[in-house]
Context: one part of a larger RNA
RNA sequence: GGACUAACGCUGGCGGCGUGCCUAACACAUGCAAGUCGAACGAGAAAAGGGGAGCUUGCUCCCCCGAGUAGAGUGGCAGACGGGUGAGUAACACGUAGGUAACGUACCUUCAUACUGGGGAUAGCCCGCCGAAAGGCGGGGUAAUACCGAAUAACCUCAUGAAAUCGCAUGGUUUUAUGAGCAAAGCUUCGGCGUGUGAAGAUCGGCCUGCGUCCUAUUAGCUAGUUGGUAGGGUAAUGGCCUACCAAGGCCUUGAUGGGUAGCUGGUCUGAGAGGAUGAUCAGCCACACUGGAACUGAGACACGGUCCAGACUCCUACGGGAGGCAGCAGUGAGGAAUUUUGCGCAAUGGGGGAAACCCUGACGCAGCGACGCCGUGUGUGGGACGAAGGCCUUCGGGUUGUAAACCACUGUCAGAGGGGAAGAUAGUGACGGUACCCUCAGAGGAAGCCUCGGCUAACUACGUGCCAGCAGCCGCGGUAAGACGUAGGGGGCGAGCGUUGUCC
Numbered sequence: 001g002g003a004c005u006a007a008c009g010c011u012g013g014c015g016g017c018g019u020g021c022c023u024a025a026c027a028c029a030u031g032c033a034a035g036u037c038g039a040a041c042g043a044g045a046a047a048a049g050g051g052g053a054g055c056u057u058g059c060u061c062c063c064c065c066g067a068g069u070a071g072a073g074u075g076g077c078a079g080a081c082g083g084g085u086g087a088g089u090a091a092c093a094c095g096u097a098g099g100u101a102a103c104g105u106a107c108c109u110u111c112a113u114a115c116u117g118g119g120g121a122u123a124g125c126c127c128g129c130c131g132a133a134a135g136g137c138g139g140g141g142u143a144a145u146a147c148c149g150a151a152u153a154a155c156c157u158c159a160u161g162a163a164a165u166c167g168c169a170u171g172g173u174u175u176u177a178u179g180a181g182c183a184a185a186g187c188u189u190c191g192g193c194g195u196g197u198g199a200a201g202a203u204c205g206g207c208c209u210g211c212g213u214c215c216u217a218u219u220a221g222c223u224a225g226u227u228g229g230u231a232g233g234g235u236a237a238u239g240g241c242c243u244a245c246c247a248a249g250g251c252c253u254u255g256a257u258g259g260g261u262a263g264c265u266g267g268u269c270u271g272a273g274a275g276g277a278u279g280a281u282c283a284g285c286c287a288c289a290c291u292g293g294a295a296c297u298g299a300g301a302c303a304c305g306g307u308c309c310a311g312a313c314u315c316c317u318a319c320g321g322g323a324g325g326c327a328g329c330a331g332u333g334a335g336g337a338a339u340u341u342u343g344c345g346c347a348a349u350g351g352g353g354g355a356a357a358c359c360c361u362g363a364c365g366c367a368g369c370g371a372c373g374c375c376g377u378g379u380g381u382g383g384g385a386c387g388a389a390g391g392c393c394u395u396c397g398g399g400u401u402g403u404a405a406a407c408c409a410c411u412g413u414c415a416g417a418g419g420g421g422a423a424g425a426u427a428g429u430g431a432c433g434g435u436a437c438c439c440u441c442a443g444a445g446g447a448a449g450c451c452u453c454g455g456c457u458a459a460c461u462a463c464g465u466g467c468c469a470g471c472a473g474c475c476g477c478g479g480u481a482a483g484a485c486g487u488a489g490g491g492g493g494c495g496a497g498c499g500u501u502g503u504c505c
Stems, first nucleotide, its partner, number of pairs: 001505004006501005013377006019370002021335001026333003030330003035077003040074002049064007084288003094212007103205002108201007116150001118148002125140006156181011186193002214260003221251003226248008263285004267278004290311005313324004341367001343366003349363001350361004380410004390401004414446001416441005424432001449494005454475003460489005470477002
C1' cells in the first nucleotide's frame, strides 16, 4: 500500500447492487417449512336454511337442501429432491486423468410384444371392551390399479450342449438345440391415461486405479482378518466385505504407526511474477441431522421435519405410563467485540402430485433492518472589496481567516407536494407497487464530518501547563518562551464518511 462475512470511537443526506452468528454442531416457546391424486377404491357426515308432524310453546321426530361436500381410511406417486450446517474426516474425502470383460438406474424418450380367467382377505364402518392420555384389543360385514394362485411365454433368466467371431488375464458378443422358471389392471368426459415383459437411449449413481493434497521424529517401528490363497456366503457389482480351512505374510527413514490441526475444490486476497495466505457469499463434491447403534420400506436411504433400541436433556401425567429433537424460515434465551423481520406473495423461475382445473412449496421472487461493503449522487452556481464586522497573530505599520460572508442575479439534482404511470406476462394471472420512470409546482431552502500538522509524513503560530497533567507506530516529547501535552486561530489529508484495533499478502 492492498484486502476484509469485521468490530470499536466520532459523525451521518439520498439511491442502486450486494451482503449480514467467524463465538456455543449451546438449549429452544410459538407459527410455518411436503404433499398431492375422487379419472385406482369402498364408504360418507354436520351446522345454517326450507317444509311437515307431535305437542309440554320451545323441545322432539321426519323429509328436502347442504352434498356425493367436509373430515377420515385403503391404494399410487412424491417425502432419498429442494433447504441447513462443517461437528467428524489427512481419507480414493476431494481434484484431475482413466477403468468397469465387476455394476445399478423410478420418472422421461424410442422400438417390439402382451394385458386371459379366478380366489381369499383387510382398513375405513358398526358393536363391545381397556386406558387419564398416547394409544390398543375382540367380534361382524365390505372395495380396489391393495394381496394371492392359475393360464399364456415372443423376449428374458437359469442349466446342459453346438457353432461363429472378437479381445484386454479372468473372458466378451452373436446364432442355435433341449429342458426348467417368471407377467399384467384397470380408469375414462371415449380424446386418452395407465399396466406387464424385453431391447435401446438419456440421466443420475455405485465400485476400482495412476497422480496430487498440512504440521510433528521431543512419535521408529506398526499389523492376527493382519497379507495372500482355496471354498462358500453376501451385494446391483469386484473385493477379508464376511465365514471356514491353509500358508506366513503385508507396511516402513522415498517417514509406516502414533499425535496435532483441517471439510476438499472452482475460486478469493495479495504479488510484476514466482509465490504466500485463504476456502464467507455463488457453484461442484463430501459428511452430518440431540448423542451412539440398527435395520425396514423403496429404483434409490441405512433416511434433517420416517421406524426401532440405548443414553443425556426438556415437557405432560390420574404415577400405571407417555411426548419431543430449528446444523429449514422467522423468532427467543445464552455465549460474544459482533451479525437482521415471529414481514408479503406463489405474479415470475424451479420442484412434487394430478388427464386437467388446481393444490402444496420460509426453494424462490420481493419487501423490512444495519454506511457492513462496492458504486453513483447531492449538500448549490455566477458575480461580489486594495478586502465589512468578529476571531487569531502582530515588529502596532499591518497580516490572516477571505470572494469567504453580506449583497445582487440565477439553477432546480436529491429530498418534498400534485398529476400520469410501466416492463417483468405467449390467452388469463403482478407479491414487488401506485414502485421505477415521466410531467408540473414551490423554494437555496432539509443535507459535513473525521483524522492530523517534531522527523519518517502533506500541514505552524499563540496561550495554558512546568518530568506535572499528558502524548507515543518507531525515534522520542514534557523539569518556565513545548511547532511533539491541553485549548484556540490557521493549515494539510480524506470525505458520508473518517480514524483505531484485529487478520492476511

Predicted 3D model of a 505-nucleotide part of an RNA (small-subunit ribosomal RNA, 5' domain) from a metagenome. Rfam family: Bacterial small subunit ribosomal RNA. The coordinates come from a structure-prediction model, not an experiment, and the mean pLDDT is 87.